[in-house]
RNA sequence: CAUAUCUCAUAGCUUAGUUUCCGGAUUGCCGGAAAGCGGGGGAACCAAUCAAUUGGGGCGAAUUGGUCCAUCAGGGCCAUAGGGGACCAUCUAUCCCGAGUCCGUCAGCUAACCUCGUAAGCUUUGGAUGGGUCAUGU
Numbered sequence: 001c002a003u004a005u006c007u008c009a010u011a012g013c014u015u016a017g018u019u020u021c022c023g024g025a026u027u028g029c030c031g032g033a034a035a036g037c038g039g040g041g042g043a044a045c046c047a048a049u050c051a052a053u054u055g056g057g058g059c060g061a062a063u064u065g066g067u068c069c070a071u072c073a074g075g076g077c078c079a080u081a082g083g084g085g086a087c088c089a090u091c092u093a094u095c096c097c098g099a100g101u102c103c104g105u106c107a108g109c110u111a112a113c114c115u116c117g118u119a120a121g122c123u124u125u126g127g128a129u130g131g132g133u134c135a136u137g138u
Base pairs, nucleotide, nucleotide: 011123012122013121014120018035019034020033021032022031023030024029036118037117038116039115040114041113046108055106056103057102058101059100064079065078066077067076068075069074082097083096084095085094087131088130089129090128091127092126093125
C1' cells in the first nucleotide's frame, strides 16, 4: 500500500414491519399495553348465478410463455406482466428482482362490527428539468 474477515459507530436500502411505556432477562431476547402503519373476515345496493375435485381462495412486484435435461419430482437457459436502486416528481440511460408461503372444500363488493401482523434480509446508479431541505458566506 492492497485484499479479505470480524467488531463498534454513523448514514442509508427493500418492506406494513416503526415509536413510546411497563415487567423480566441481561448487551441481539421474552411477555404485555398503547400510538402509527399494514392485512383478512363481514350487510344493503351492485355484481355473479353454464360446466367445472382438473377444487377454490389469501399475502406478496414476483405473473405468463418458449426451449433443453430428466420422465417420480424437479433442474438449467432465454424472455415476460410487474417491481426496486441515498430528498420528491417527470423523462432518459443503466443495473438488479421477477421468489416463497398460508388457508383447508370455504370467503365477490361490503357500512357497522370482528380479527390478525408489526418480521426478515442487506450496503446503495448516472444525467436533464422543476420543486424542496441543510450548511456556509454576504
This is a predicted structure of a 138-nucleotide RNA (c-di-AMP riboswitch aptamer (ydaO/yuaA leader)) from Cohnella luojiensis. The sequence is in RNAcentral, with records from Rfam. Its Rfam family is "c-di-AMP riboswitch aptamer (ydaO/yuaA leader)". About the family: This family represents a conserved RNA structure found upstream of the ydaO and yuaA genes in Bacillus subtilis and related genes in other bacteria. The coordinates come from a structure-prediction model, not an experiment, and the mean pLDDT is 79.